A computed fold for a 357-nucleotide part of an RNA from an uncultured bacterium, annotated as small-subunit ribosomal RNA, central domain.
The sequence was found in a public genome assembly.
[in-house]
Context: one part of a larger RNA
RNA sequence: UUGGGCGUAAAGCGUCCGUAGACUGUUUGAAUAGUUCUUGGUUAAAUCUAGAGGCUCAACCUCCAGACCGCCAAGAAUACUUUCAGACUAGAGACUGGGAGAGGUAAGCGGAAUUGCCGGUGUAGUAGUAAAAUGCGUUGAUAUCGGCAAGAACACCAAAAGCGAAGGCAGCUUACUGGAACAGUUCUGACGUUCAGGGACGAAAGCGUGGGUAGCGAAUGGGAUUAGAUACCCCAGUAGUCCACGCCGUAAACGAUGGGUACUAAGCAUUGGAAGUAUCGACCCUUUCAGUGCUGUCUAACUAAGCUAACGCCUUAAGUACCCCGCCUGGGAAGUACGAUCGCAAGAUUAAAACUC
Numbered sequence: 001u002u003g004g005g006c007g008u009a010a011a012g013c014g015u016c017c018g019u020a021g022a023c024u025g026u027u028u029g030a031a032u033a034g035u036u037c038u039u040g041g042u043u044a045a046a047u048c049u050a051g052a053g054g055c056u057c058a059a060c061c062u063c064c065a066g067a068c069c070g071c072c073a074a075g076a077a078u079a080c081u082u083u084c085a086g087a088c089u090a091g092a093g094a095c096u097g098g099g100a101g102a103g104g105u106a107a108g109c110g111g112a113a114u115u116g117c118c119g120g121u122g123u124a125g126u127a128g129u130a131a132a133a134u135g136c137g138u139u140g141a142u143a144u145c146g147g148c149a150a151g152a153a154c155a156c157c158a159a160a161a162g163c164g165a166a167g168g169c170a171g172c173u174u175a176c177u178g179g180a181a182c183a184g185u186u187c188u189g190a191c192g193u194u195c196a197g198g199g200a201c202g203a204a205a206g207c208g209u210g211g212g213u214a215g216c217g218a219a220u221g222g223g224a225u226u227a228g229a230u231a232c233c234c235c236a237g238u239a240g241u242c243c244a245c246g247c248c249g250u251a252a253a254c255g256a257u258g259g260g261u262a263c264u265a266a267g268c269a270u271u272g273g274a275a276g277u278a279u280c281g282a283c284c285c286u287u288u289c290a291g292u293g294c295u296g297u298c299u300a301a302c303u304a305a306g307c308u309a310a311c312g313c314c315u316u317a318a319g320u321a322c323c324c325c326g327c328c329u330g331g332g333a334a335g336u337a338c339g340a341u342c343g344c345a346a347g348a349u350u351a352a353a354a355c356u357c
Base pairs, nucleotide, nucleotide: 004328005327006326007311008310012325014201015200016199017198021194022193023192025088026087027086028085029084030083031082033081034080035077036076037075038074039073040072041071042070048066049065051063052062053061054060091191092188093187094186095184096183097182103177104176105175106174107173108172109171110154114150115149116148117147118146119145120144121143125136126135162169163168206247207246208245209244210243211242215241216240220236221235222234223233258324259323260322261321262320263319266295267294268293269292270291271290272289273288274287275286276285306313307312330357331356332355339350340349341348342347
C1' cells in the first nucleotide's frame, strides 16, 4: 500500500462560509480523450514459467516456446465517463402570501429583592454553627416604618417548550436586522454536494486601556476543627464578576455520534397550513400535509426488521446504500522536546525520538 475502523475500547476538526480538488439530475446530436477490440513495431541479454537436452542425478548449463511490465503507430466500436452544442424540470435557487420564535445589535423604561446613607419607633442583644468563636451592637445594633442612592440580575409565566451553524439566547417597549418552516406553483434552468489550504464566529477563565463595583467572591487576614489543616465550616475581604474598545482561541466546545442524498413499523406533545363537521362567526372535535421535539419495540400500551463485543441504537440510526472531508494504528515517555507560526503575556497550534514495559 491492500485491508480494518472512529457513541463508550485508539480515532469526527468547537462551529460555519468557501477556493483548488473529488463526486454529480433527465434527454438529443456531434467528437472520440478515457475505455474496448484487431493488426504491426518495440520492450538487450540474463532472470521467471512450460517442454526438450547435456554433465552418472541434482544444483548448474544449453536449446526452443511463452509470460511479466509496459510504450508507440494504424484501423475499428460508441454503451459508460469526458468534451462541445441544444432541450427539459423531479435537485437547487428566486418570487408572492399569511403566520411562529429567550435569533442578533442598539436605545429607552419597569417592579421585587439586596446593600449603604438619612429620619422615626424601640432596647439588649444580634449574627453564625454539629457545637462554638472571631465579627456587629448602649457612639443605640438586630427588629420595624418612611425617604434617598447605587449596582447587578430579571420571580411567577416556564414546559420532555421555542430560536440559533456552534458558542449560546429569557423583565417590558421601540428602531434596525439575519435565518428557518408552510401554502401558492409565477420565474431561472443543474446554477448541486463536500471541501485540503484560507477566512469568519467562538462559554468560562485570563490579559491591555478607561470606567463601574450592590451582591457574590480566587488570593489574603482572622475564628474554629485537627496530631497538623497552607482544606472542608464561620466572620471579613482584594482581583474578578458588570460596561466600552482591543486581545486570547481554549472546554466533558458532548448526542463523547462530520456533512449531503435516498430507502426501511409505531405513539405522544407542539408550531404553521389545508379540508370536513359545527356555528351568525369563532372556539372545540375529526382527518390530512409540512416542520420541530420527545417516548419507545419486551415494554404502561401496540406490534416488526436490521445493527452492535456488550451496553445499547432504532425514520433526528449506531439500520440499508452512495458521494466528499477529517481522524486512528499497543501502554508510557508526550500532546512533551526541538524547530516554525501566532500572542503584550499566560500560552495556543503544528509535532517527534532515544529509552522503557